[in-house]
Predicted 3D model of an 81-nucleotide RNA (c-di-GMP-I riboswitch aptamer) from a Candidatus Schekmanbacteria bacterium. The sequence was found by an Rfam model in a public genome assembly. NCBI's taxonomy places the organism under Bacteria, Bacteria candidate phyla, Candidatus Schekmaniibacteriota.
C1' cells in the first nucleotide's frame, strides 16, 4: 500500500403500521415511527418475485415495479484484533 474482516467512536439510513399526495396497478413520494442494516449509499448486469398489456386464465412476447430478494458494477466514514 492492497485485500479480507468488523471491536470501539462519531454519525447515517429507515421495516411494519398510520396519515396525505401520485399511479390502471405493482408501487413511489412526504410526515410520524423504529424492525433492522457496515454500504439498507448510487446504478440496474443476470436472475427471482410482483403489476399492466397481449394470449386461451397455458407457453412465448412487450413494458413497468421491486432491488430492505439474490447476484453484478461504482463510490464511501472509522481504524482494535
Nucleotide at each position: 500500500c492492497c485485500a479480507c474482516c468488523g471491536a470501539a467512536a462519531a454519525g447515517g439510513c429507515a421495516a411494519c403500521c398510520c396519515c396525505g399526495c401520485c399511479a390502471c396497478g405493482c408501487g413511489u413520494c412526504g410526515g410520524g415511527g423504529a424492525c433492522g442494516c457496515a454500504a439498507a449509499g448510487c446504478c440496474c448486469u443476470g436472475g427471482g418475485u410482483c403489476c399492466g398489456g397481449g394470449u386461451a386464465c397455458c407457453g412465448u412476447c412487450c413494458g413497468g415495479a421491486u432491488g430492505g430478494c439474490c447476484u453484478g458494477g461504482c463510490u464511501g466514514c472509522c481504524g482494535a484484533a